[in-house]
RNA sequence: ACGAACGCUGGCGGUAGGCUUAACACAUGCAAGUCGAGCGAGAAAGGUCUUCGGACUGAGUAGAGCGGCGGACGGGGGAGUAACGCGUAGGAAUCUAGCUAGUAGAGGGGGAUAACACGUGGAAACGCGUGCUAAUACCGCAUACGCCCUGAGGGGGAAAGCGGGGGACUUUUGGGCCUCGUGCUAUUAGGAGAGCCUGCGUAGGAUUAGCUAGUUGGUAGGGUAAAGGCCUACCAAGGCGACGAUCCUUAGCUGGUCUGAGAGGAUGAUCAGCCACAUUGGGACUGAGACACGGCCCAGACUCCUACGGGGGGCAGCAGUGGGGAAUAUUGCGCAAUGGGGGAAACCCUGACGCAGCCAUACAGCGUGUGUGAAGAAGGCCUUCGGGUUGUAAAGCACUUUCGUUGGGGAGGAAAAGUUAACGACUAAUACUCGUUAGCCUUGACGUUACCUUUAGAGGAAGGGACGGCUAACUCCGUGCCAGCAGCCGCGGUAAUACGGAGGUCCCAAGCGUUGUUCGGAUUCACUGGGCGUAAAGGGUGCGUAGGUGGCAGAGAAAGUUUGAUGUGAAAGCUCCGGGCUCAACCCGGAAAAUGCAUUGAAUACUCCUCAGCUAGAGGAUCGGAGGGGAAAGUGGAAUUCUUGGUGUAGCAGUGAAAUGCAUAGAUAUCAAGAGGAACAUCAGUGGCGAAGGCGACUUUCUGGACGAUUCCUGACACUGAGGCACGAAGGCUAGGGGAGCAAACAGGAUUAGAUACCCUGGUAGUCCUAGCAGUAAACGGUGCGCGCUUGCUGUAGGCGGAUUCGACCCCGUCUGUGGCGUAGCUAACGCGUUAAGCGCGCCGCCUGGGGAGUACGGCCGCAAGGUUAAAACUCAAAGAAAUUGACGGGGGCCUGCACAAGCGGUGGAGUAUGUGGCUUAAUUCGAUGCAACGCGAAGAACCUUACCCAGGCUUGACAUGCUCGUCAUACCACGUGAAAGCGUGUGACCGCAAGGGGAGCUAGCACAGGUGCUGCAUGGCUGUCGUCAGCUCGUGUCGUGAGAUGUUGGGUUAAGUCCCGCAACGAGCGCAACCCUUAUGUCUUGUUGCCACCCCGGCGAGAGCUGGGAGCACUCUGGACAGACUGCCUCGCUUAAACGAGGAGGAAGGUGGGGAUGACGUCAAGUCAGUAUGGCCCUUACGGCCAGGGCUGCACACGUACUACAAUGCCCGGCACAAUGGGAAGCAAUGCCGCGAGGUGGAGCAAAUCCUCAAAACCGGGCCCAGUUCAGAUUGUAGGCUGCAACUCGCCUACAUGAAGCCGGAAUCGCUAGUAAUGGCGCAUCAGCUACGGCGCCGUGAAUACGUUCCCAGGCCUUGUACACACCGCCCGUCAA
Repeated sequence: ACGAACGCUGGCGGUAGGCUUAACACAUGCAAGUCGAGCGAGAAAGGUCUUCGGACUGAGUAGAGCGGCGGACGGGGGAGUAACGCGUAGGAAUCUAGCUAGUAGAGGGGGAUAACACGUGGAAACGCGUGCUAAUACCGCAUACGCCCUGAGGGGGAAAGCGGGGGACUUUUGGGCCUCGUGCUAUUAGGAGAGCCUGCGUAGGAUUAGCUAGUUGGUAGGGUAAAGGCCUACCAAGGCGACGAUCCUUAGCUGGUCUGAGAGGAUGAUCAGCCACAUUGGGACUGAGACACGGCCCAGACUCCUACGGGGGGCAGCAGUGGGGAAUAUUGCGCAAUGGGGGAAACCCUGACGCAGCCAUACAGCGUGUGUGAAGAAGGCCUUCGGGUUGUAAAGCACUUUCGUUGGGGAGGAAAAGUUAACGACUAAUACUCGUUAGCCUUGACGUUACCUUUAGAGGAAGGGACGGCUAACUCCGUGCCAGCAGCCGCGGUAAUACGGAGGUCCCAAGCGUUGUUCGGAUUCACUGGGCGUAAAGGGUGCGUAGGUGGCAGAGAAAGUUUGAUGUGAAAGCUCCGGGCUCAACCCGGAAAAUGCAUUGAAUACUCCUCAGCUAGAGGAUCGGAGGGGAAAGUGGAAUUCUUGGUGUAGCAGUGAAAUGCAUAGAUAUCAAGAGGAACAUCAGUGGCGAAGGCGACUUUCUGGACGAUUCCUGACACUGAGGCACGAAGGCUAGGGGAGCAAACAGGAUUAGAUACCCUGGUAGUCCUAGCAGUAAACGGUGCGCGCUUGCUGUAGGCGGAUUCGACCCCGUCUGUGGCGUAGCUAACGCGUUAAGCGCGCCGCCUGGGGAGUACGGCCGCAAGGUUAAAACUCAAAGAAAUUGACGGGGGCCUGCACAAGCGGUGGAGUAUGUGGCUUAAUUCGAUGCAACGCGAAGAACCUUACCCAGGCUUGACAUGCUCGUCAUACCACGUGAAAGCGUGUGACCGCAAGGGGAGCUAGCACAGGUGCUGCAUGGCUGUCGUCAGCUCGUGUCGUGAGAUGUUGGGUUAAGUCCCGCAACGAGCGCAACCCUUAUGUCUUGUUGCCACCCCGGCGAGAGCUGGGAGCACUCUGGACAGACUGCCUCGCUUAAACGAGGAGGAAGGUGGGGAUGACGUCAAGUCAGUAUGGCCCUUACGGCCAGGGCUGCACACGUACUACAAUGCCCGGCACAAUGGGAAGCAAUGCCGCGAGGUGGAGCAAAUCCUCAAAACCGGGCCCAGUUCAGAUUGUAGGCUGCAACUCGCCUACAUGAAGCCGGAAUCGCUAGUAAUGGCGCAUCAGCUACGGCGCCGUGAAUACGUUCCCAGGCCUUGUACACACCGCCCGUCAA
């Protein structure tokens, strides 16, 4: 944008449009007739009259016929047609009824025929025979200006009348005659129309490449209105075609229409021009014109009638019907207007046309009210509960009245014709006829028109879509990967602005959305205006045909080109200006435009053409050197293999390791000789040659090309190159040779889950030669060929020149080739960069999303294999390029860590404890699940805890706040019942004389409480983990189109992104380190509850000594303040320097001294809604709350973490020594007494450096003597103790008795690098008690080992590859199954 359709909705008029499909079939009606002024004939009904015979009228009417004109226009649809069909511009060999203008004529005869009448056939349609008759019907004769033919003498050919009027004359009363009009004949010209021819333009397919016998041309004839193979005969063999013939498919063409900045692209409804068609096919007739939509004939299909003999029909005219379809209207009115046919005219006909009806189909217009109105009403929706929003919106108040309603009025479309009069023309004429003017008379389908006015009254008139982004517009509820949405991206798995509903908002508006189609955006077929190294795309390479393109200067011509003029380019449309409907749409007038074509004139720079030249392009001649360039013939040595012979003995060969294989029949090894085939080490080089493929021992012959130097010659001879031709690796094929090595296939051995592979042992085609075929490769520089131009540096190969030298090298210049790096420039980037992927020109090839597919079919080629050319259906929303950051790698480099290694001790086996899984159960509450869940939450489940189960009972509740009643019978206390909770009963404060009041509480009710119910994937907070790993970032600058990079990389160094140096970076932040605590040394200070060396006093003792007190603070110690350690000093190393490293001195401590606290940016939707908090959801006589009992402790099993052991480095008994951290009032508890013991009794002391408070291993002495034991202690029995309301389920401890498994633990696996591991005991939290063998701490004793970084694991930095980016637990291929 639309001739649209569909969904929802729908007030008005105006203007337009309305079967795009079945050129499918059609009922019914209408759509082409008219003329009596061409002709003959000529009713009836009805009416009047009647003598009933009929007459008159109707009426010379209707209807029919002959004849004329028209049915070739108008109207329809687009089947066919790729064509002179259409468009445009031209042309010559033509015709034309009616019209206009002119010239000439129109004399005189004849014979028929329909109608009609009679007869007759047929169902009908329709005929047949006989007879009568007319004409503007038909036919001769005469005439022929012009016309036609011609041999230029000549020859040929026409006609029709009709009507009006009329003075004189005439008459058979029709007329003649005259005149006017009309018609007729011949002819000329015009106008308009038609036929024919030509240039150019006008679809797709080459998977259609050859087509053509009337075909192409000529001569003669025929035919036509007319040229022409249009047709015929003869002659010739032509004609068309890669500038696309022929064939196939599709299609009416154009003005225009839609779109677009334009160029273009798409289209060809309405309107207009042309064409072709009229049921399908064919044919002619008539005619001026047709091969004829509503004519004829024949044939076909279909359909109708039929008496079965035979006939009729053609809506792609207007309506209408069926059918088809997503879909397209009334069987309307009228000839009033415009136009057409006939007619002299009146008039008749006209589904052309003018109108009306239906349809929001389109365009433009109008309305559905306007103003005011805050209590910001109610209601709705949302809410952070304060409010916000709908919203001046409504209501209310005040107005207005378009459209529609009612009544009334009322244009224009109408001009004519007719008639009267006047004038003019014609004429003999005041007739007639025509024209002009004036008057009169009338003609409207639309139409109850438009329009104006009046009436009543806001009264009758708003919807559709959207609201995640693109794209203007947001919230709530419902739903829960369901239902659904979706144009693309994508939404939906319990907080959906995306689904559905609602409120609100946005956009359009009598429409709004959806679907379809076209153009645009798409520079995404690129003329304007693209590309081809890696994204799709350079042909494998050359030679060369057509074609395209082409050096310098001159002349001519003027095809291209430029410019002027003329003609044309229909109208409508578009654009502009003006005008008419109230505006607009619409309509009218004018202009412009129409980029085109043709004719003609001019110009001549450029291109083409012709002529005559030039030498710079190209080529030739001469001289020279280089080369794995090619072909053929010949020759050579090394090596492998084989054969023969000798020596010689047990293995050889092969691999990651083996085996198959070879070998005592003598291999391998070694020596000699021989055979045979293939390939040519070193030289050898980003070196050479060739167009590419490719070419490598040496010699000879033949031969191609390039290069350098020099002068001479030709004179544009050139470049490219569709088709074509030739060459063309390897492999393959055919025929014949050859065959040493190698080696597809094949066989065997290994490997493996398998191994039709990789590895090994063999081995055939083949590899080699000759002659052919084949024609492909990652045939790659992934870069077509040629020419010109554009800074450089540096290698290398070949040649020449210069300078120099005795000669050469080095050096300088230059040409050609081949490399590296790089300027400008280019490029998406990577990169390219005088060997361009830079700047230009010429020509060729090729590309247009991925897959399907370089496949199918067809053609061509081939012996075959196959090659070449080359699609579509279907399917996806990507496929791809380059670069970036990460991640990853059975990639690389560097480095670290109890990561490995070196060690010590464990776990895994036993018993027990404890946690988990599983099973079980009324319940075994819940959570934690690789590392990073499993002695975890739980620093303590008998009740409680407790969340679980069963039973009983409560409902404003065990707890909080507020409100409203009531109550003093409340609370408290007591009693009953009950397992308890609970339920029930009784008594019953304070003030006040009383009435009454009344706090707390209680009762009733309302708001609400409550929930360990769900969601850790809605969250806060906290925590784990990578990881105490050394990293993670920012600002500014710089680089890059950008993502990003740089810094942070590099060289060193460190525990460390620690430090130093360098550097387009310079700085900074969070991390590291340090600051903090503790520990190790010292100084000062403090001395009670700590200490006791010295001094004094007392007690005991023979003494040594012990003990108490004083004095004291030296020492130990307590806890404060300081000191100390910083690579500060020395030596060496690090190529210098620095950082740093190694060693040393001193020091209590030495290189962060040991330990702790401290955890960057982030990762794991890691963990926790059951610690608390918290959004949302859910429950509310229960998912809340209370209570009793049970369960969390359940046991065939499996796993984790521990304890105790298996013994002699031990166990038992006795003796005896040395700690530290800590705790203590409903507490710790001493001495004493009782008990074998747990414990009991009792209570000094202690709110603590004072009391509780004893360490154990070790050490000393004794026993045991290798055994299931004097090891080990499970289990069980008995008797006790303690805590507690209560130890049955289900506590701990003691004694006695009992005395299980276990003799060091498979695969596997854990911890630890020094005061560490190992080992020994002690303390504390929780707690009535305890399952603690757990957890957190304390001190005692106290090792071994580290060569080292290959490997396992984890991590850091740099680098590399990547098709990964929920990032290798990735991605992804094939097969099979579903």
The RNA shown here (small-subunit ribosomal RNA) has 1378 nucleotides and comes from an uncultured prokaryote. Its mean pLDDT, the model's own confidence on a scale to 100, is 85.